[in-house]
RNA sequence: GCGGAUGGCUGGAUGGCCGAGGGGUUUAGGCUCCUAGGAAAGUCCGGACUCCACGAGGCAAUGGUGCCGGGUAACGCCCGGCGGGGGAGACCCUAGGGAAAGCGCCACAGAAAUCAGACCGCUCUGAUCCGUCAGAGCAAGGGUGAAAAGGUGGGGUAAGAGCCCACCGCCGCGUUGGUAACAGGGCGGGCAUGGCAAGCCCCACCAGGAGCAAUGCCGAAUAGGAACCUCGCUGGGCGCCUCGCCUUGAGGUUCGGGUUGGCAGCUUGAGGUGUUCGGUAACGGGCACCCUAGAGGAAUGGUCAUCCAACCGGCUCGCGCCGGGGGACAGAAUCCGGCUUAUAGGCCAUCCGCGCGC
Numbered sequence: 001g002c003g004g005a006u007g008g009c010u011g012g013a014u015g016g017c018c019g020a021g022g023g024g025u026u027u028a029g030g031c032u033c034c035u036a037g038g039a040a041a042g043u044c045c046g047g048a049c050u051c052c053a054c055g056a057g058g059c060a061a062u063g064g065u066g067c068c069g070g071g072u073a074a075c076g077c078c079c080g081g082c083g084g085g086g087g088a089g090a091c092c093c094u095a096g097g098g099a100a101a102g103c104g105c106c107a108c109a110g111a112a113a114u115c116a117g118a119c120c121g122c123u124c125u126g127a128u129c130c131g132u133c134a135g136a137g138c139a140a141g142g143g144u145g146a147a148a149a150g151g152u153g154g155g156g157u158a159a160g161a162g163c164c165c166a167c168c169g170c171c172g173c174g175u176u177g178g179u180a181a182c183a184g185g186g187c188g189g190g191c192a193u194g195g196c197a198a199g200c201c202c203c204a205c206c207a208g209g210a211g212c213a214a215u216g217c218c219g220a221a222u223a224g225g226a227a228c229c230u231c232g233c234u235g236g237g238c239g240c241c242u243c244g245c246c247u248u249g250a251g252g253u254u255c256g257g258g259u260u261g262g263c264a265g266c267u268u269g270a271g272g273u274g275u276u277c278g279g280u281a282a283c284g285g286g287c288a289c290c291c292u293a294g295a296g297g298a299a300u301g302g303u304c305a306u307c308c309a310a311c312c313g314g315c316u317c318g319c320g321c322c323g324g325g326g327g328a329c330a331g332a333a334u335c336c337g338g339c340u341u342a343u344a345g346g347c348c349a350u351c352c353g354c355g356c357g358c
Base pairs, nucleotide, nucleotide: 001354002353003352004351005350006349007348008347009346010345012307013306014305015304016303017302018301020035021034022033023032024031025030037329041340042339044338045337046336047335048334049211050210051209052208054244055243056242057241058240059239062207063206064205065204066203067081068080069079070078071077082096083094084093085092086091097202098201102200103199104196105195106194119142120141121138122137123136124135125134126133127132150168151167152166153165154164155163169191170189171188172187173186175184176183177182215264216263217262218261225255226254227253228252229251230250231249235247236246237245271290272289273288274287275286276285277284278283308327311324312323313322314321315320
């Protein structure tokens, strides 16, 4: 200097004029403070909060998660590790419990895809019209395929094969390190039980439902409505069972009154900032300081001027100067912790690789 990887910050600035919403103060006028995001989006997870389900225990159904340890209010999230895969590397991805409980699938190609099997072939014997035919043996070589009954090398054999041997792989026993997932070493052994569970399933753990249009209060009412029908009263209230508790009930049809209003919920929090201690980290504790939207058809703005980041053109040895031009994705509605997606441009830090110079 170039290329790559990971993490983070920001996403216009200043001044004038006019205007909107909320809070505090004032008799009023006025004065003063604050006023969209890193994703406010998606509505994919987890909660706080509110109401409903009668409660406790057990079972079932349905759904979710799925290596180990830690964090958190909790999670399918975050941090740190382990195993597997990709990359030259920094680093990235993870479909990560069980295939010997059972069922199912493996298309096409291929001889054959778990009662395996001989397409091309190799070897031996016999015959031969010299083209080949028959019998016996083989699964090492080639082909097909995602995958073909361990791999590489050697010995042996008529040719071959774990047939035998060495190493690897697999299985069993035991040992060392680690909280664990797991990793390493030793001894022995038949040399053999393919894949898919993000197919059903099995195992472990977790889970009631609905949601701020939740919900509460005020106001409103010929009205704490009226009539009729069915089932029941040893009944009913949970999918089932046991125990307890509560209560005489459940459903349907027709007529009719009110409900389009107001107030609350509504923003002080699992809150933020700084510092310090513990921890590899996520994160947690202490101390100090701060209060940073709360609309209600929906405010948080409009306009003028100047400057400026990227970009383009010209001039200059260079520093720089002049002109043009322009600023992404996007808008709160109960709140919070995450994940995912979109993003013009600018800046910072660390690491990997290549080249050059000192």